[in-house]
RNA sequence: AGAGUUUGAUCCUGGCUCAGAACGAACGCUGGCGGCGUGCCUCAUACAUGCAAGUCGUACGAGAAAAUCCUGGGCAACUGGGAUGAGUAAAGUGGCGAACGGGUGCGUAACACGUGGGUAAUCUGCCUUCAAGUUGGGGAUAAGCCCUCGAAAGGGGGUCUAAUACCGAAUGACCUUUCGGAAAGGCCUCUUUCUGAAAGCAAAGAUGGUUUAUUCACUUAAGCUAUUGCUUGAAGAUGAGCCCGCGCUCUAUUAGCUUGUUGGUGAGAUAAAAGCCCACCAAGGCAACGAUGGAUAGCCGACCUGAGAGGGUGUCCGGCCACACUGGGACUGAGAUACGGCCCAGACUCCUACGGGAGGCAGCAGUAGGGAAUAUUGCGCAAUGGCCAAAUGGCUGACGCAGCAACGCCGCGUGGGUGAUGAAGUUCUUCGGAACGUAAAACCCUGUCAGGAGGGAAGAAACUCCCUUAAGUGAAAACUUAAGGGACUGACGGUACCUCCAGAGGAAGCUCCGGCCAACUCCGUGCCAGCAGCCGCGGUAAUACGGGGGGAGCAAGCGUUGUUCGGAAUCACUGGGUGUAAAGGGUGUGUAGGUGGGCUUUUAAGUCAGGCGUGAAAACUCCGAGCUUAACUCGGAGCCGACGUUUGAAACUGAAAGUCUUGAGUACGGGAGAGGAAAGUGGAAUUCCUGGUGUAGCGGUGAAAUGCGUAGAUAUCACGAGGAACACCGGUGGCGAAAGCGGCUUUCUAUCCCGAUACUGACACUGAAACACGAAGCUAGGGGAGCAAACAGGAUUAGAUACCCUGGUAGUCCUAGCGGUAAACGUUGGGCACAAGGUGUCGGAAGCUUGAAACUUUCGGUGCCGCAGUUAACACAUUAAGUGCCCCACCUGGGGAGUACGACCGCAAGGUUGAAACUCAAAGGAAUUGACGGGGGCCCGCACAAGCGGUGGAGUAUGUGGUUUAAUUCGACGCAACGCGAAGAACCUUACCUGGGUUUGACAUCCUGGGGCAAGCUCAAGAAACUGAGCCCUCCCGAAAGGGACUCCAGGACAGGUGCUGCGUGGCUGUCGUCAGCUCGUGCCGUGAGGUGUUGGGUUAAGUCCCGCAACGAGCGCAACCCUCGUCCUUAGUUGCUACCUCUGAGCAAUCGGAGGGCACUCUAAGGAGACUGCCAGUUAUAAGCUGGAGGAAGGUGGGGAUGAUGUCAAGUCAUCAUGGCCCUUACGUCCAGGGCUACACACGUACUACAAUGGCUGGUACAGAAGGAGGCAAGACCGCAAGGUGGAGCAAAUCCCCUAAAGCCAGCCUCAGUUCAGAUUGGAGUCUGCAACUCGACUCCAUGAAGGUGGAAUCGCUAGUAAUCGCGAAUCAGCAGGUCGCGGUGAAUACGUUCCCGGGCCUUGUACACACCGCCCGUCAAGCCAUGGGAGCUGGAAGUACCCGAAGCCACUUUUCUAACCCGCAAGGGGAGAGGGUGUCUAAGGUAAAACCAGUGACUGGGGCUAAGUCGUAACAAGGUAAC
Repeated sequence: AGAGUUUGAUCCUGGCUCAGAACGAACGCUGGCGGCGUGCCUCAUACAUGCAAGUCGUACGAGAAAAUCCUGGGCAACUGGGAUGAGUAAAGUGGCGAACGGGUGCGUAACACGUGGGUAAUCUGCCUUCAAGUUGGGGAUAAGCCCUCGAAAGGGGGUCUAAUACCGAAUGACCUUUCGGAAAGGCCUCUUUCUGAAAGCAAAGAUGGUUUAUUCACUUAAGCUAUUGCUUGAAGAUGAGCCCGCGCUCUAUUAGCUUGUUGGUGAGAUAAAAGCCCACCAAGGCAACGAUGGAUAGCCGACCUGAGAGGGUGUCCGGCCACACUGGGACUGAGAUACGGCCCAGACUCCUACGGGAGGCAGCAGUAGGGAAUAUUGCGCAAUGGCCAAAUGGCUGACGCAGCAACGCCGCGUGGGUGAUGAAGUUCUUCGGAACGUAAAACCCUGUCAGGAGGGAAGAAACUCCCUUAAGUGAAAACUUAAGGGACUGACGGUACCUCCAGAGGAAGCUCCGGCCAACUCCGUGCCAGCAGCCGCGGUAAUACGGGGGGAGCAAGCGUUGUUCGGAAUCACUGGGUGUAAAGGGUGUGUAGGUGGGCUUUUAAGUCAGGCGUGAAAACUCCGAGCUUAACUCGGAGCCGACGUUUGAAACUGAAAGUCUUGAGUACGGGAGAGGAAAGUGGAAUUCCUGGUGUAGCGGUGAAAUGCGUAGAUAUCACGAGGAACACCGGUGGCGAAAGCGGCUUUCUAUCCCGAUACUGACACUGAAACACGAAGCUAGGGGAGCAAACAGGAUUAGAUACCCUGGUAGUCCUAGCGGUAAACGUUGGGCACAAGGUGUCGGAAGCUUGAAACUUUCGGUGCCGCAGUUAACACAUUAAGUGCCCCACCUGGGGAGUACGACCGCAAGGUUGAAACUCAAAGGAAUUGACGGGGGCCCGCACAAGCGGUGGAGUAUGUGGUUUAAUUCGACGCAACGCGAAGAACCUUACCUGGGUUUGACAUCCUGGGGCAAGCUCAAGAAACUGAGCCCUCCCGAAAGGGACUCCAGGACAGGUGCUGCGUGGCUGUCGUCAGCUCGUGCCGUGAGGUGUUGGGUUAAGUCCCGCAACGAGCGCAACCCUCGUCCUUAGUUGCUACCUCUGAGCAAUCGGAGGGCACUCUAAGGAGACUGCCAGUUAUAAGCUGGAGGAAGGUGGGGAUGAUGUCAAGUCAUCAUGGCCCUUACGUCCAGGGCUACACACGUACUACAAUGGCUGGUACAGAAGGAGGCAAGACCGCAAGGUGGAGCAAAUCCCCUAAAGCCAGCCUCAGUUCAGAUUGGAGUCUGCAACUCGACUCCAUGAAGGUGGAAUCGCUAGUAAUCGCGAAUCAGCAGGUCGCGGUGAAUACGUUCCCGGGCCUUGUACACACCGCCCGUCAAGCCAUGGGAGCUGGAAGUACCCGAAGCCACUUUUCUAACCCGCAAGGGGAGAGGGUGUCUAAGGUAAAACCAGUGACUGGGGCUAAGUCGUAACAAGGUAAC
C1' cells in the first nucleotide's frame, strides 16, 4: 500500500466481498510448564445455608453458670454453705461508629455528568491551631426482682437503682438578636473591621501519680499534677449543599408547549438563594439556533481502531451520579430521606395453636432458573486500609492470598551434533525413476521444564514491652514526645529460589493448498454427495467435493462464529459530487439567515502573542529502575487540543462614527417587440340551412365495407346562419420569470435596450419558511363549426376490447372557481469577476459619406465553428460543463417504492412529505469491435426476371422415417441426412437374432513343463463347427549328450472387443465459398478497448490495378506458375496413315483387295511457338481501365480441371485407420448352422418408365468417343424364337476381342383410342452364375395387360457445344445397375434489367443483442415459499386527564384524657410544657370513566419479492414491424 467482482473487450460511476488490528467472548479439534491479569455482557429473576459492623468496664449500675476444691445435713436418693471460676460470660443504660467500605446500572437526555466559575445565599462530627471555661443542684429510668398476657414474635403492670443518660440554675469574653456611631471595601440586595447599650445562650467527667500541711484513720475524699474527655468561640483542613457559562444520542411521519405556569409584593420553610411553599396582583415564559412529545442510554478519566481528522465502546482500575423486593413516608443524626434501621401499602416466600407473626444476597461464597456463556458454600487478618478503644486488643468476604478456567498477554520447552546402501514403508511414475529424506535407524552429546532427594528466603516494620539518651509540663514523682539498641508477630508456604540424582527419556497440534492468497498430485464421486467470504466449483479425465501422499502457514494453540474500527475519499472538516452514471426546486417575489464596494478615525467581540491558574491519580509517549528476560510493577519527565484570568498588538473580519461613487437605483431623450388585460372589427376556409342547375353515383382504403344518395346526394351557383382558428409575411426572427404569446384597430398596463447629463449614496447578492404565477385535467353556467377520449359500426387478424375506415359524446371555446402536476428539458439554480478568436442574425448608437448602401467601432440579445482549459468519454468552450468567490436546492447500489402507514391540501382524480421488512451482486454512463435490423447507400451470384426442361399426380426402383419383428445391426437429420457410408446383403460379407460349440483362445509376442512334425486323404455321428477312428508321414546341426526350426498338449504373462465416449483426441471430410477476404512489423492517434494501414475517388472476376491519404512496408489468400481441349511448328513413324510411286490380283470400267516403297496428310506423344490490352481509334483525370476496330486458330481470365486464406458450425466420422479414458474377460471374445438386414396400414426424398403421332411398330441403311481384357476379353462357324449353348482363331493389346452405337436417314403400317400408347402385376416355360437362387438374383420366351390422357399448393436444374435428347463404356462384381463415375452423337431458347425473393461483399446508421434476432424481453393467470400493508375485532403495556376512596407520615388546629424534673403555692392545686386522642391540608397504592399512544394476535383481503425447463399473448430493444417516452 491494495485486491476480486457488472463487459466479447474498455474507461468511468457504483455497490458487494477480502487481506489488518481488537474483544469481559462463545463453539469445534487439540493441549507440556510458569508468571501477570481477567472471569453472569442474558432474568434490577427467585433465593436454602454460613459469614459480610461493631466496639468501649479508663462513662454506668447490676452480675451468672458449668467445673474444681473446702465444709455441713442425710442410711441412701439427695441437699445446704464457702472459695476459685470472676467482677469473667451473656444481657442492659450510655458514647462513638453504623451515611464509610462493598455491590449493581433499574431509573435518568438531567446542572445527572465533564469542564470552568460563583456562594457578599451556606453547613461541616471526628482531626489541627488559638482563646476561654469545666461552678453548683435536681428528678427519673433500663437492666434486676415480683405479678401477668401470648403458640410464637413480642408485650403489660408493680417495685429498686447508676451514669459522660435527662433537667433547671449561676457565670459568660466570644457568639446570636435589636437599636446606634466610625472607617475601609464591594457585585444590586450588601460585606469586613473597630466601638456603645439592652436582651438571650454552656459544660461531665474518667484514669494514673503524688501529698508536708486538709478530710479520714479500714484508707477514702479533697487538693496538686499528668493524660484524656466535656463546653463556648475564632481560624484551618476535609467533606457536603445550592447557583451559573459552555459541552453532551436519535426522531419534525412529535409544531406548538405552559396556570405555580412567567414575574412582582408580603408571609412561611430551609444550613442556605429561589414559586421551594402560600396569599394577593400582573399576563407573562419557552420554541424552527428545534420548545413539547416519543425512543434509546448511567456520565467521565479512558479503551479499541485510524497516518490523522474521525468512528465505535464505557468490562476491569479510578472520579461522580442513581438504586437497594415494588411504591410512599418521615425519624435519629454533623451527615440519610439510610443495601445488611423504622412506619405504611402492594406482590411474593416462610412459620402458625388460624388469633397472629417473620423476611428481602444489585455484600462474599453458594443454589435454582435463564442462557452460546462466566469460577470456591477455601485460608488469613501476617501486610495495606477502615471502625471502636488510653491501650493490649476486638471486628473487618474491604483487603492479602490460595483454588477453578489456554479467557487474554508474556516467557520457556518438547532436544543437539554426526549420519547415504539415499534402508524399509508409503505415494507418484513417461516404469527409467522421483518424493517423504539426514528425515529415521545407528553413533556421540546436553540436561531447560516436569519427576525424586536436600537446603531454603524477602515480604516485618510499627504498636507494645525492656534498656539508654534528650526535650516538654510539673515543686516532685510521674507522664508525654523524639532518637538509638533489644524482644515479639507470616495466611500465602516448606512457596519462590539454590544444589544434587537419573535419563532423550514424560511433552504437537490446528488450519489451509482454484483466484484474491503462501502452498499440487493420485484415487473415489458424476449437477449426486457435497463445498462456498466474493467470484464460483460438481452433469466420467474435479489442483475447488471426499480420502491418500506431498506442500504452505501459525504454533500450546489453531480455526469458526459474533461485534467494532480500518481499508470506505462509500456522508468527503481534512477529503466527493449533481448536462448524459444517483442528484438543479416548474418559475418568480421576498422574510429570517448567510455573504457583501472605496477611504478615514475609534473600539477590541472574533483573531494573534506573552504571563498566571486549572486541566486528579492511573493510562499513553520518552528516559531510567526492579522481578533471570518479557508481560507486569516502580521513579522522573512530557502530553492533556479546553476553560478562566490578566497584559499587549490592531493587519483582517465584526461594531461605532464620518465620507466617496465605480455596485444598485431614480429623473431625461430616443427605440424594439406574437409581453399582459379589455372592447371592437375583418376576410379566407369547413359545416349547416334555403333556393337554382344537374344525374347516379359519392365517399373511403393496401384492398374493401360500414356510411351518404332517385324522398335527388357528390359536383356547381347564389343568399344566409354559426362557431373556432388566423394562410402568405414567418425567419435556429422577436417578447416574457417560467408556463407561454401570432389577423386588424383602440384603450389601459408592465418590461427591456441605447444615448448623454444630473441626482441618491452600498440602498447590494442569494434566499429556508411564506406568498404569487403555473400546459394539460376537474366543477357550475353558457356555447358548440371543425376536431375528437369514451362509445357504435365496418374492415384486418388465429384472436384484434388496437393500428385503418365511417360515425360520434364529453372535451377543446367563453365566464367564475378548483387543481398544482409534466421528458414543466438546455435533462445544465441564481449573482459577480476573469481568461484567444472567427462567422451569421436581431435591436440601438457613433465614425466615414451630400445621402442610401457598404465598411469600421461599440453596447445589448440570439445561433454556428473553434483555441487554451475541463471532461469517464460524448462533448462544453466569453450564452462554459474553463478559472475563482457568495447563497440556495438536491444525491449516496439496484429492486421493494415515489409504495405503505401517519399528517397536511383537494369536490374528486389525486398531490406534498415519505419509510421498513425482504431480495439481488449487480443496476448504470460513455465509448469500442462484432452480429443483427420488416435502416440506408454501392456491388455481385441461374438470386430474381426472360426462357427451356423437370419434380410435386401414376406405376415401379431405391434411400429414409414410422410401424412391425426373436432380429429387422450401426451411423448420417435444414441448406451441408435421405440411389448417403454401401465401387454392388442369396451363403460369405455381417457388425443383428435364434440355436449349437469353445476358453491362452480365430490372430501377435514371450516364458515354463511335456509330446511330436505339421499338412493332407478316407470312414463314422452330426445342420455344421467340432469330435472320434484309420491311412500317410516323421525336419536340421551334432559322434553322442544335447541344441535349434516348426507344431501339438498343459500352465502363465497376455490376446481379443464393429462395446461406450467424435462433447477427451489425431487424421480425413463437409459447409459458408473459389466468396475476396484475413492479418502482421514499425510508425502515428486514443487514458483504454481499439483505430489508422484495409477508409475515400475511380476501376476490376478479384484488398485487381491507379490516384489520393499518418502512414510506410510485409505475409496468407486473388491472379500466374501445373494438367487438358482449341491453331501452328519441330522431332519420331509401329500395331497408326496412304496423297504420290512401283509390283500384283479381281473387274468391261469406275474402282476394290494385297505387297513393297514413303511419313506428305490424319493420328499418336514429346518438345516448342502463339495472346501481352501488344497495335489503332475513342473515352476517362495525361492514370488504372473501359468501348470499338484491325490482325489472328484463339481477344481481353480463350473453354474445362486441379488448386479451398484467417476462421465458423463442440458440423461428420472411436464402424476405414490411429488413439486417451472407461467397460467385458468360460464373454460384450471366438467358431458354426439357420434366419434377419429384402418385413409393410402409411409418410417423405432421389430416380426410371410413361401418359403418346416431333409418336409407336416393322424393314433397310449411316456416322462415334472413351474405357476394359489372362481364374480375362473372346472372333469366324454351328445349335436355339430368345436368354444362351457348343467350340476356341486371335489377343498381356494404336495389331486381337468386347463392338451391332443409338437418336438420325429411307420406306411401310397405325389415325387419337386407355389404343399396335404405356408397361406394372400375375401364370407358365426356360437360360446363366453360383456348394446353394424358398425366404431373396439377373435375363429370355409365351400369355396376362394395372395405374396413367402432362399432374394442386409448392418447388428444382440450366447462359453454349450449355439445357434438352440419344446411345456407349468402366469400377464394384461368381452373378446382380433404373445408381455412381466417365464417353461421345444430335443440338436449342432467353437475359429488358436489378424493383422484389434468397445468399454474399464493402461503407454507413440504430441497438437494451455478444450462446450475438433461432437474440433479448414484458405483463396477466396457475404452483410453491418468504416478509409485509389493510382488517370486524381480541389481548397486553406505558404515560397522562377528570372524579371517588384514602394507609403511614410531616405540618396546622384542637383537646372535658394523662403527665417526675421548671415556676407559683405550706399543701391541695394551678401555670407552662409534653404525651395520647380528635379534625383538617397534602398524599402512595386502589377504583371508576372517556379518549389518544405503543406492541402482539386475527377469519378474510391487497399488492410485493424469490423459485432450470407451466399457460396466454408479443408491449419494449432495429424505423422492433403503429418511432419511443